[in-house]
Context: one part of a larger RNA
RNA sequence: GGCGCAUGGUGGAUGCCUAGGCUCUAGGAGGCGAAGAAGGACGUGGUAAGCUGCGAUAAGCUACGGGGAGGUGCAAACGACCGCUACAUCCGUAGAUUUCCGAAUGGGACAACCCGGCAUACUGAAGGUAUGUCACCCGCAAGGGAGCCAACGCAGGGAACUGAAACAUCUAAGUACCUGCAGGAAAAGAAAAUAAAUAAUGAUUCCCUAAGUAGUGGCGAGCGAACGGGGAAUAGCCCAAACCGGUACGAAGCAAUUCUUACCGGGGUUGUAGGACCACAUUUAGAAAGUCAGAUCAAGCUGAAUCAUCUGGAAAGAUGAACCCUAGCAGGUGAUAGUCCUGUAGGCAGAAAUUCUGAUGGACGAGUGGUAUCCUGAGUAGCGCGGGACCGGAGGAAUCCUGUGUGAAUCUGCCAGCACCAUCUGGUAAGGCUAAAUACUCCCUAGAGACCGAUAGUGAACCAGUACCGUAAGGGAAAGGUGAAAAGCACUUCGAACAGAAGAGUGAAAUAGUACCUGAAACCGUGCGCCU
Numbered sequence: 001g002g003c004g005c006a007u008g009g010u011g012g013a014u015g016c017c018u019a020g021g022c023u024c025u026a027g028g029a030g031g032c033g034a035a036g037a038a039g040g041a042c043g044u045g046g047u048a049a050g051c052u053g054c055g056a057u058a059a060g061c062u063a064c065g066g067g068g069a070g071g072u073g074c075a076a077a078c079g080a081c082c083g084c085u086a087c088a089u090c091c092g093u094a095g096a097u098u099u100c101c102g103a104a105u106g107g108g109a110c111a112a113c114c115c116g117g118c119a120u121a122c123u124g125a126a127g128g129u130a131u132g133u134c135a136c137c138c139g140c141a142a143g144g145g146a147g148c149c150a151a152c153g154c155a156g157g158g159a160a161c162u163g164a165a166a167c168a169u170c171u172a173a174g175u176a177c178c179u180g181c182a183g184g185a186a187a188a189g190a191a192a193a194u195a196a197a198u199a200a201u202g203a204u205u206c207c208c209u210a211a212g213u214a215g216u217g218g219c220g221a222g223c224g225a226a227c228g229g230g231g232a233a234u235a236g237c238c239c240a241a242a243c244c245g246g247u248a249c250g251a252a253g254c255a256a257u258u259c260u261u262a263c264c265g266g267g268g269u270u271g272u273a274g275g276a277c278c279a280c281a282u283u284u285a286g287a288a289a290g291u292c293a294g295a296u297c298a299a300g301c302u303g304a305a306u307c308a309u310c311u312g313g314a315a316a317g318a319u320g321a322a323c324c325c326u327a328g329c330a331g332g333u334g335a336u337a338g339u340c341c342u343g344u345a346g347g348c349a350g351a352a353a354u355u356c357u358g359a360u361g362g363a364c365g366a367g368u369g370g371u372a373u374c375c376u377g378a379g380u381a382g383c384g385c386g387g388g389a390c391c392g393g394a395g396g397a398a399u400c401c402u403g404u405g406u407g408a409a410u411c412u413g414c415c416a417g418c419a420c421c422a423u424c425u426g427g428u429a430a431g432g433c434u435a436a437a438u439a440c441u442c443c444c445u446a447g448a449g450a451c452c453g454a455u456a457g458u459g460a461a462c463c464a465g466u467a468c469c470g471u472a473a474g475g476g477a478a479a480g481g482u483g484a485a486a487a488g489c490a491c492u493u494c495g496a497a498c499a500g501a502a503g504a505g506u507g508a509a510a511u512a513g514u515a516c517c518u519g520a521a522a523c524c525g526u527g528c529g530c531c532u
Stems, first nucleotide, its partner, number of pairs: 001531009015517001016481002020452002022449007029441002031148002039101003042055003046078002050074002061095006070082003106115003116134007136145003152183001153181005163170001167218001193201002205232005215223002236433003239377001243266006250259003271411001273376004277370004286364001290360006300348003306321005322339002324328001330342003382406008392418001413428005468475002488516001491503004
């Protein structure tokens, strides 16, 4: 030095575990903010660095409700206290307090700081103190706005990589991203619709289908409907105008009065055209707010039934004999517990707000005939040019939107039915509102998993968006496990020792000693045997 056996060190794999995650389900909530938010800074404890809580009333104050013997958070210890059968701690609801910064708002500023005006008080005074008040925008005022917030929504802008096996039309894609604004949903929405069979349907939204069809397309890559059918959910309404009346200014007129304009009230809302106007008639159903009642809702209360022996450190295990069950879900307890504990099924109590149901209530709200006249949304529809949206890339290109230029008709009207024309059919534009079915989950409660189990699962099971890196935007870790219980090794010895050992003691176990469960391999030793 090699091989083998044994035994250690180092190391932290593996096994087991879970305090944390992940993905969902049901229900709730869907906002907070000048009454100062979100988020922070600084304080605050007997000792107090951190976290948590709280705010100069500072791990807290008040009221009510609950609860019932122990308490003064994580978090030990000492100290000082509170409470013990109804005023402790604790839990719920409501309130009070709530420094400074921050939209930040008296002015300023390098956020958590500096400096003022006015009024009042302390005063006689002050480079004084305290309290209140003083930003901007909209509004006559009352009042409102501003900022923050995960996704979902609508709108205004709007890429490229990529694909086309290159690339330019095209695609990616109206995606990513930026901006504005809103709601618990948003958007859309009560036909100038869809259709077409000698017919019909009847607002919108969403799902399945129709269908990868019809189409479109350097007819390449690709893109890609609708009608119809089946479902979810259903809900319809209000103005403008004609006409009538009122008010105000102005005009005409000697005056009565008339006219223009503006505003207000009534009226009226439609395509089988309807309404005004004239004549007649005048009420039933339905129905919003509000009110009342019941239910729902906090902390919470009650809640059945087991013992012995054996093994063991420990019984919930084994054996034997019982019991409960509207409860054999689950978690804990020194190993595996229906009957030990917390609970569970079931039952009870229960404030405000919320939601639901019922009753009451009665804003609003209907009709017939006539048809001479009047009304029925104008720089609109349409058209030319240039773009865009639709399945449709300008095409034969309807339909929709509109930058620009033109520019109608008025119910004997007008629009659509994929160029255009006629017939026919359907509708009534140029004003507005509208629940549900649909989308999402920062958040709350309850629950689930052929999801993970510490290199996994969130980046984060642990004081993590931390330490650390970067001028900054930004990037971004590692790190879980003693034991049933600290019983966390009194005391002695060696040692310079607050290092580390040897005894002793605890414990079932200390090769479980806080470098702590198990403790693989690489790597490093020691002893013995054999070989060289």
The part of an RNA shown here (large-subunit ribosomal RNA, domain I) has 532 nucleotides and comes from Chitinophaga sedimenti. Its mean pLDDT, the model's own confidence on a scale to 100, is 83. NCBI's taxonomy places the organism under Bacteria, Pseudomonadati, Bacteroidota, Chitinophagales, Chitinophaga.